[in-house]
Context: one part of a larger RNA
RNA sequence: CUGGCUGGUGAAUGGCUCGGCUCGAGUGCCGAUGACGGACGUGCCAAGCUGCGAUAAGCCUGAGCAAGCUGCAUGGAGGCGAAGAACUCAGGAUCUCCGAAUGGGAAUCCCCACCGCAAUUGCUUCGCGCAAUGGGGAACGCCCCGAAUUGAAACAUCUUAGUAGGGGCAGGAACAGAAAGCAACCGCGAUGUCGUUACUAACCGCGAGUGAACGCGACCCAGUCCAAACCGAAGCCCUCACGGGCAAUGUGGUGUUCGGAGUUGCCAUCAUGGAUUUAACGUCGACCAGAAAUCUCCUGGAACGGAGUACGACACAGGGUGACAGUCCCGUAUGACCGACCGACAAUCUUGGGCGACAUCCAGAGUAGCGGGGGUUGGAUCUCCCUCGUGAACAUCGCAGGCAUCCCCUGUGAAGACUACAUACUCCUCGAGACCGAUAGCGAACAAGUAGCGUGAGCGAACGCUGAAAAGCACCCCGAACAGGGCGGUGCAAUAGGGCCUGAACUCAGUCAGUGAUAGAACGACGUGGCAUACAAGGUCCCAAUCUUAACGACCGUGGGGCGACCCACCUGUAGGCCGAUUGGGAUGCCGAUGUCGCGUCGUGCGUUUUGAAAAACGACCCAGGGAGUGUAUCUACCCGACGAGUCUAACUGGUCAACCCAGGCAGGCGCAGGGAACCCGACAUGGCCGCAGUCCACACGGACCAGGGCCGCCGUACUUCAAUGCGGGGAGUCAGGUGGAUACGACCCGAAACCGAGUGAUCUACGCGCGGGCAAGGUGAAGCGUGGCGAAAGCUGCGUGGAGGCCUGCUAGAGAUGGUGUCCUACAAUACCCUCUCGUGACCCGUGUGUAGGGGUGAAAGGCCCAUCGAACUCGGCAACAGCUGGUUCCAGCCGAUACAUGUCGAAGCAUGUCCUCAGCUGAGGCAGUCUGCGAGGUAGAGCGACCGAUUGCAUGUCCCGCCUCCGAGAGGAGUCGGCCAUGCUGUCAAACUCCAAACUUGCAGACGCCGUCGACGCUGGGAAUCCGGAUUGCGGGGUAAGCCUGUGAUCCGUGAGGGAGACAACCCAGAGUGUGGUUAAGGUCCCCAAGUGUGGAUUCAGUGCAAUCGAAGGUUGUCUCGAGCCCUAAACAGCCGGGAGGUGAGCUUAGAAGCAGCUACCCUCUAAGAAAAGCGUAACAGCUUACCGGCCGAGGUUCGAGGCGCCCAAAAUGAUCGGGGCUCAAAUCCACCACCGAGACCACACAGUGCCCACUUCGGGCAAUCUAGUAGGCUUGGCGUACUGCAUGGACGGAAUGACGGGUGAGAAUUCGUCAGGACCGUGCAGUAAUGACAAUCCUGGUCACAGUAGCAGCGAGAGUCGGGUGUGAACCCCGACGACCAAACGAGCAAGGGUUCCUCGGCACUGCCACUCAGCCGAGGGUUAGCCGAUCCUAAGUCCCACCGUAACUCGACUGGGACAACAGGGAAACUGGUUAAUAUUCCAGUGCCGUCGUGUAUUUCGUUCGACGCUUUCGGAAACAGCGAUCGAGGCACUCGCCUCGACGAAUCAUGGACGAUCGUGGACGCCGUAAUGGCACGAAGCGUUCAAAGCAUGACACAGAGCAAUUCGCUGGUACCAAGAGCCCGUGAAAAGACACACGCCGAUCGUACCAAGAACCAACACAGGUGCUCAGGCAGCAAAAGCCACGGUCU
Repeated sequence: CUGGCUGGUGAAUGGCUCGGCUCGAGUGCCGAUGACGGACGUGCCAAGCUGCGAUAAGCCUGAGCAAGCUGCAUGGAGGCGAAGAACUCAGGAUCUCCGAAUGGGAAUCCCCACCGCAAUUGCUUCGCGCAAUGGGGAACGCCCCGAAUUGAAACAUCUUAGUAGGGGCAGGAACAGAAAGCAACCGCGAUGUCGUUACUAACCGCGAGUGAACGCGACCCAGUCCAAACCGAAGCCCUCACGGGCAAUGUGGUGUUCGGAGUUGCCAUCAUGGAUUUAACGUCGACCAGAAAUCUCCUGGAACGGAGUACGACACAGGGUGACAGUCCCGUAUGACCGACCGACAAUCUUGGGCGACAUCCAGAGUAGCGGGGGUUGGAUCUCCCUCGUGAACAUCGCAGGCAUCCCCUGUGAAGACUACAUACUCCUCGAGACCGAUAGCGAACAAGUAGCGUGAGCGAACGCUGAAAAGCACCCCGAACAGGGCGGUGCAAUAGGGCCUGAACUCAGUCAGUGAUAGAACGACGUGGCAUACAAGGUCCCAAUCUUAACGACCGUGGGGCGACCCACCUGUAGGCCGAUUGGGAUGCCGAUGUCGCGUCGUGCGUUUUGAAAAACGACCCAGGGAGUGUAUCUACCCGACGAGUCUAACUGGUCAACCCAGGCAGGCGCAGGGAACCCGACAUGGCCGCAGUCCACACGGACCAGGGCCGCCGUACUUCAAUGCGGGGAGUCAGGUGGAUACGACCCGAAACCGAGUGAUCUACGCGCGGGCAAGGUGAAGCGUGGCGAAAGCUGCGUGGAGGCCUGCUAGAGAUGGUGUCCUACAAUACCCUCUCGUGACCCGUGUGUAGGGGUGAAAGGCCCAUCGAACUCGGCAACAGCUGGUUCCAGCCGAUACAUGUCGAAGCAUGUCCUCAGCUGAGGCAGUCUGCGAGGUAGAGCGACCGAUUGCAUGUCCCGCCUCCGAGAGGAGUCGGCCAUGCUGUCAAACUCCAAACUUGCAGACGCCGUCGACGCUGGGAAUCCGGAUUGCGGGGUAAGCCUGUGAUCCGUGAGGGAGACAACCCAGAGUGUGGUUAAGGUCCCCAAGUGUGGAUUCAGUGCAAUCGAAGGUUGUCUCGAGCCCUAAACAGCCGGGAGGUGAGCUUAGAAGCAGCUACCCUCUAAGAAAAGCGUAACAGCUUACCGGCCGAGGUUCGAGGCGCCCAAAAUGAUCGGGGCUCAAAUCCACCACCGAGACCACACAGUGCCCACUUCGGGCAAUCUAGUAGGCUUGGCGUACUGCAUGGACGGAAUGACGGGUGAGAAUUCGUCAGGACCGUGCAGUAAUGACAAUCCUGGUCACAGUAGCAGCGAGAGUCGGGUGUGAACCCCGACGACCAAACGAGCAAGGGUUCCUCGGCACUGCCACUCAGCCGAGGGUUAGCCGAUCCUAAGUCCCACCGUAACUCGACUGGGACAACAGGGAAACUGGUUAAUAUUCCAGUGCCGUCGUGUAUUUCGUUCGACGCUUUCGGAAACAGCGAUCGAGGCACUCGCCUCGACGAAUCAUGGACGAUCGUGGACGCCGUAAUGGCACGAAGCGUUCAAAGCAUGACACAGAGCAAUUCGCUGGUACCAAGAGCCCGUGAAAAGACACACGCCGAUCGUACCAAGAACCAACACAGGUGCUCAGGCAGCAAAAGCCACGGUCU
């Protein structure tokens, strides 16, 4: 590592079902006598469900039943019951609060008021006196309003659809309904529903689509009443009665289409309607009776099983009982009793009918009808309705008869009303099931609309099973133990031990088998070997010999051939050769098989999308379970069946009876006749010929008859004069079942963003409104005023005072959010932290109440915000929206087998038609992809252009012509050169749109060969598709610089094709794979990896070139090999060596110089064998060194050019290279030629399978195939396997079913069968049938689990300081105590509001919660705790809200005004309480003491109206002044010192009452001439100051309270500051700053109810999912120092989770 075993985890599978789902039948309203629904209570112990209601798991009465009972719920305790309980049925009593909710209000609490039908309606005696309505109900019904997605492949009429949804209303049904109707010249006779008519008539961008009626067949049946004419009080209602009311605007009678009234004549007591009563039947209801084995033996824990023997049956439906029960129990069939309901065609009472004649009266008006405009409908000119306008007649009349008018005819009488049944639905009751069986079936078998989530509308789970019986483990042991375990016991079983039947997989642990580092690395397939493997379910296998033997096929030997490798002939088609057979021997872990580990060969998962996937394209961690072509209607084709010129019934009815089933039912459909637009007309039951199958004759060739079939002829009809033509005609359909397909529906499944409707949200946020609250401190210094100065004045100005400002500073509080683009960024936090920054008396900030709502709001405007959601919120619904787009789509096999093209398309990712594929049928003889030949067609490749046409190189010649220039000429003009044009000749080139030519090749027809075909080709018809992105190679093109490029065309291949080769490698080479075995070859190879040659005869290459189908260019190369040509060469070539290489002369010129060699000119002569007036180097110039040239030595080829082969240079890429590798050099490279061998699924052989065909046929079987067997999409193309259930038949099972685990056998496979173990009660097989019938994938759904891994690693434990000692305890970093240390201090302190809801306190605990632990706790369990006349609610009104009336609206649960009423504030207004004490937990509430207020009563006083108060902004200032603080003094206590002294703390004391009390005001007095006065402004003869009087403040002072209390004690005073409180001013305003209740004598007496009150109020009790660094309103405000509420430090207090 793999596998098994033993266990764990887990909850699949199997079995079960107190639950669902569907269908059928039945039933069908409840409510003011208070419903439906809920809240709260109710039990001895009681959380939930159920029941019930203060009479509370119940009370009373009657009946039933019979021994127990006290619900689910089996415990403890206590009760009830033969005086009849419990339980069941019927009736009655009680029945809290909310709810229509109803006296008013409101928070299911309660308050107000004081006995009310609130509101609406009718009657009314006018009194809510008598009545009614209201609200609820699953679907069904009627009326009104009324979408959108969608379809139309877009969209607007249209469609979806009068649907969804909304509003109103009714009932057990509703609606409709007794013709101003249909119909058609025949007739019917209210309505409704079903079938049919009919997918018809009709409508419609005449597109998509929509769509009746009459009639017929059925179910069911039922008809009546008014108004009026005429009569005229003859009538009705209340009341015991008396009496009263209604009524001449008419009570009552009559009367209603067969018209009636009236007048008149006649016949009759019957038609019709109403009321009451029951009979029968039926239904319902507690109940009662109800047959026959607990017989014998066996197994077993148990018999209901097996064996044997009996019995019942109008009962063998079903359930239970310790396994499967007719005879054990309950029941069942059947029958009986009582009661209730229903109920007549029966009975009684009542009502009163019909036929004529006459033609006087009556018979429904803004109606019928018409016009304009709309909606609606199938309604078209002719549906129905609305609106505006117009507008009749009067039975001698009117209306209708799908256009109008007229005349007939037919039907009928509108404008008034009622009416059962048949029909729809199913909350409910009962029953049933080819429905589901716990991921299924309702969301819910369980505490289910529960837990949980959300502000709310709303959303919304999971969880079934011990056993026959709890017999649910006594006792003992370990342990801190009520944890857990062991022993032991019960039981058939404890691996049935409490989420307990079975107990799979993934997965984990232990153990066993195999293996384990000499070897290249997933899983695996095939072959082969080692080791291992009790029984069973399999029984083969090995060795030897002999026989038989297909393809293929030798060695050796002999002879011969080849340079050689080697080959040929004979031996010899011999030996050998798969399989098979026989004999002998052997094996029983022995063989097969299984497990594992080696070896050999092969080999890049699965699904999908794609031209192409191992893909670095997408999907899946794994496992289990769930998970996708279904149903209806219509059409169409085929198969099978029935009947057949017919065929089938539908609704419905009858029988059995829920149903299925049987019988009826002929309405209607399709067919039997077609043609035509229509009027309309209307066909061969056969004349001729051919001829397949078949039959017959024939030995055969062939022939005869020929169903079906074909060709003619003839006929019908349309156009029509005819002709011609189109369609049709010599009978085949219909129904049922199955299958394929189409259309409509969700239509194979999952998947949007969206659109529309109705609701829910302003607890976040935006803005508005009501009522409230907040802003340390400092600075600046406007106006005004005073005063000084100046000025004629206006005025200006200095100083002061004053205190304005969308003024300034400001971490005051508070609000905001600039930068760090810091920290954090699975956070403390779904927006936080730190620093920095902005505003901070205002357009400021905040609380609370309230308003605005989704195409809407709000918005100092960013498309911002409207509950973590905003360029249109959220929730539910229309809805399974639509999706030409993505993904997925589940068992096996047999046969055939594509397309990626054409045309059209708002078409290009899609469709339709055709081609191509498949299947079936018809027909009946020819067909054809190959080769050759013949007769035709063609104009491409090539070639050519001296053949056209077009282009085109060079030269020569010529000529009219043209041009520049030159020359001559006075000029005209001429000459010349050059160039152009043209012509000719020579020369050199081209063409897809050139051709004088011209193939291969392609093609038409025909013939021959070949192939296919009567085993049915070709053809025709019909059903079903798929496909419409293609790609590669190659030939020929077009485009492009090119491309693994784009685009054509033919072939092949991939796609859809395996195998061998090419290293690997869709399309390149070989080759088309049914299975197995043996052999021979192909491509390609033969040194090793690696099967086969270090093969043979030659040549080339030295570059590792190469060994690569991949070949690196121009250019260069004295690398080398081969070939060819020219020249030189024994008269001595080429190269080398030795020698010479001179003189005139330093040539001349030039030059400073120039001497062979700067430059210019010239380049001669001599000696020579040869030697330049110099080819090169060199010098300033010389010199010097070479060379050319010559001689000698040497002695055979040399030299130049050209062509070819193999090499070489050119030659640079990114982590290490490579020919596949090693490696290779007369090769293992390259070229030529040859020999042998290897090598595939190809080919050959044998055996077998399938398919097709033949023979035979019930099967079994026999035979043929050289010319059958690959396969994606696809094809009803065919046959099987498996799952669940049903019917019939037949079996198994406690002596062990299903299921699970492991193992064996069979089959090509889906699968199936057998054995053992677990298990403990059900399960199969055959033939038919029905389907929620098969999974590996859908980022699928639900559940469970693992690896990685005890690895990487040390993230986090949520801002803060603890340490030591002691205690408790099994156990202490954390709990308690102490000490030391530390933190906060405009808070981390204290008090409230909201919100929460018991968290408060005590005791006992630690399974949970607590980011660790815990003995602790806001955790768990139990108990306890909240005390009010004076705190608040209660009362009042505010913004605003609600109700009633009225109005709008189709309508309302909707909406605006007005009127009336009510509600709305625990921060507004407001009657009244303080101090001390007390509890574990409460206190302005209890207690003590001391006060105060109000209602009522009594009494005294008192005229009323009114006034005033309640009652109000911002800024600023002065005065009084408490708490408190500081300083100082005094006193007391304590500490340190023990001398002086110092330090700390304390020295308190309320409400209330009395008195005092300032500013100011009133009145009186007074009477100013400039006074008084302020911080400032100011005031004054309309009366200043002053004086007096009256009113009049404090949380003020003093006194009382109080020899109360408190304190161990003392229990004093002064000064200063002082944001609460009081009083008095001033300034400002384009801002003027609520309302109402209420209050406004005294004394005494009684009374003062109800609700809240615990605790937290936040770095753990609130909002944020959390014990969350966030958010959340108000109040209090010590010391030092300071401007300060700043920063800092420290008290009281709190904390160091």
The part of an RNA shown here (large-subunit ribosomal RNA, half A) has 1697 nucleotides and comes from Haloquadratum sp. J07HQX50.
Model confidence (mean pLDDT): 82 of 100.